A computed fold for an 84-nucleotide RNA from a Clostridia bacterium, annotated as transfer RNA. The coordinates come from a structure-prediction model, not an experiment, and the mean pLDDT is 82. Taxonomically the source falls in Clostridia (Bacteria, Bacillati, Bacillota). Rfam family: tRNA. Its family is annotated with triplet codon-amino acid adaptor activity in the Gene Ontology. By type it is a transfer RNA.
[in-house]
RNA sequence: GCCGGUAUGUUGGAAUUGGCAGACGAGGCGGACUCAAAAUCCGCUGCUGGCGACAGCGUGCGGGUUCGACCCCCGCUACCGGCA
Numbered sequence: 001g002c003c004g005g006u007a008u009g010u011u012g013g014a015a016u017u018g019g020c021a022g023a024c025g026a027g028g029c030g031g032a033c034u035c036a037a038a039a040u041c042c043g044c045u046g047c048u049g050g051c052g053a054c055a056g057c058g059u060g061c062g063g064g065u066u067c068g069a070c071c072c073c074c075g076c077u078a079c080c081g082g083c084a
Base pairs, nucleotide, nucleotide: 001083002082003081004080005079006078007077010026011025012024019067027045028044029043030042031041032040046057047056048055049054060076061075062074063073064072
C1' cells in the first nucleotide's frame, strides 16, 4: 500500500426485503418474604429537559440517498485478520 471483518445502554449480546432501537441475560435501584441476611419472587433500569402529561437526542465520527437508515452509498478513526 491492497483486501476482508468488527464498533449498539454500566456490561455480554440481539435486531438485515429499509418501518416501534436496545429483545434475552449480567449488573444497579426499589419492593415482597425473613428476627436479620442469603436464596427466591415482583417492578423499574440509554441520555437530557420537565413537578407532570410529555418533548428532544441517541447504533464509532462526518456527510449523502430516502417519507423513513443500526441496516444502502461516500469519506474518516480505532481494533482484529489476510496479502504484498